A computed fold for a 473-nucleotide part of an RNA from an uncultured bacterium, annotated as small-subunit ribosomal RNA, 3' major domain. The full RNA is in RNAcentral, with records from ENA and Greengenes. Model confidence (mean pLDDT): 82 of 100. It matches the Rfam family "Bacterial small subunit ribosomal RNA". Its family is annotated with ribosome and structural constituent of ribosome in the Gene Ontology.
Context: one part of a larger RNA
RNA sequence: UGACGGGGGCCCGCACAAGCGGUGGAGCAUGUGGUUUAAUUCGAUGCUACGCGAAGAACCUUACCCAGCCUUGAAAUACUCUGUUUAAGUGUCCGAAAAGACAUGCCGAAAGGAAGGAGUACAGGUGCUGCAUGGCUGUCGUCAGCUCGUGCCGUGAGGUGUUGGGUUAAGUCCCGCAACGAGCGCAACCCUCGUUGUUAGUUGCUACCAGAUUAUGCUGAGCACUCUAGCGAGACUGCCUGGGUAACCAGGAGGAAGGUGAGGAUGACGUCAAGUCCGCAUGGCCUUUAUGGCUGGGGCUACACACGUGUUACAAUGGCCGGUACAAUGGGCAGCGAAACAGCGAUGUUGAGCAAAUCCUAAAAACCGGUCUCAGUUCGGAUUGAAGUCUGCAACUCGACUUCAUGAAGCUGGAAUCGCUAGUAAUGGUGGGUCAGCAAUACCACCGUGAAUACGUUCCCGGGCCUUGUACA
Repeated sequence: UGACGGGGGCCCGCACAAGCGGUGGAGCAUGUGGUUUAAUUCGAUGCUACGCGAAGAACCUUACCCAGCCUUGAAAUACUCUGUUUAAGUGUCCGAAAAGACAUGCCGAAAGGAAGGAGUACAGGUGCUGCAUGGCUGUCGUCAGCUCGUGCCGUGAGGUGUUGGGUUAAGUCCCGCAACGAGCGCAACCCUCGUUGUUAGUUGCUACCAGAUUAUGCUGAGCACUCUAGCGAGACUGCCUGGGUAACCAGGAGGAAGGUGAGGAUGACGUCAAGUCCGCAUGGCCUUUAUGGCUGGGGCUACACACGUGUUACAAUGGCCGGUACAAUGGGCAGCGAAACAGCGAUGUUGAGCAAAUCCUAAAAACCGGUCUCAGUUCGGAUUGAAGUCUGCAACUCGACUUCAUGAAGCUGGAAUCGCUAGUAAUGGUGGGUCAGCAAUACCACCGUGAAUACGUUCCCGGGCCUUGUACA
């Protein structure tokens, strides 16, 4: 100087408390451990691994296993020789396929070229080392800290500044001070939302006028309004009262918004030899008729078990049936697909319109009425049987969906444990990426409905500052 303490003081955080909803019990989905296996590819492992890499494992992917094949190689560059032998393509045979055999067979007048073959250098490697590395990322933590120049103090390590008194979300600011300044962080500058002005008015909108229709901005017309999207305004403790030396704090007014308005992006010096050599790059090592390459099939989907994360429930604030209303973000040409017809349905047939503010895709909870009357049920939907639909060379291992039948566990969950402070939790649906299809209940977004509680900081956890002890570094 740090680190540590079941030392002290001060202060924060959904840290506790106060509340609401879960997890832990059940079924299923998914990941992991373990076990099994020819293989169940590899990595991630307290917080910071475990719906993680994987924003899509039937083949492919694929890195694993078995089998069949290739050896200058599937792809790259260079050189030498050969060179019309004959490649790719097409047809036939063979084979599970890859491969193999046979036939045909390029441009140019020529020289020659393309392709091929032989050979040499080399290629190739998701092989090892993340404890050789770059880059990127997680974490402490959006915590308020981490340092430097000069000066001063100290033999020196180092200290001072950065401590102290206040204040703040903040090393934020004020006052004081052997310090005076400065940098990286904080804040602000950036984006979105909330109010408003102006500009613009189609594909959007419809107040006035007119026309048409069973009906509808459907049409003429218009750009008021909504909306769209550019540029501005607006909030600064600016004003008032009180407290205070000041910084600032408490209350109030006006205001769409008030003291950081709400949310996002933004992550200091560093820590964990944290993670990644299987995104990529890269040193070294290893491999070279194989640890490289091609193909068929299998596996990654196994299953006495254990754990994590989710989803569906256990019902009446509900289930079922009928009626009726209201979104936003998005996506669409090998695409979205209206209307009509067929089918109980998944879907099929046909195909209008749309490269889209124009066409398509479009809510559910809610509300109204009926029924069920507390039951393992008209709750719950696992599992299984049968018949089908769709995608795709191909749904056996191993896809999703539909219909009929079947109807398991489950009656609110031990010890323990998680999330959340407002348009939040809870709850309802919707869209997107990946994608032929889909194991999505995941992930990333969007809107609808919409709470309760916070006395307080004694305690648990994590963190910041000062101080104290130490046989630790």